About this RNA: The RNA shown here (transfer RNA) has 71 nucleotides and comes from Paramuricea clavata. RNAcentral holds the sequence, with entries from Rfam.

[in-house]
RNA sequence: GCCGUGUAGCUCAGUUGGUAGAGCGUCGAUCUAGUAAUUCGAAGGUCGCGGGUUAAAGACCCAGCCGCGGC
Repeated sequence: GCCGUGUAGCUCAGUUGGUAGAGCGUCGAUCUAGUAAUUCGAAGGUCGCGGGUUAAAGACCCAGCCGCGGC
């Protein structure tokens, strides 16, 4: 320098721009003599940062920046 990528603690979805989600984990309850498992519930997100377009942006745009990976 070029290409790809950045969404919950972790791994990742998110279609055509229209209420941000899943699994695992965590916490509480259930169950047990107790632990684990099971079942039920809950918390947890400035969608890397900034700007633009739009009535509306995680998504589109950037001869803006930063991190990570590859060449």
Notes
Model confidence (mean pLDDT): 81 of 100. Its Rfam family is "tRNA". Its family is annotated with triplet codon-amino acid adaptor activity in the Gene Ontology. The family's RNA type in Rfam is transfer RNA.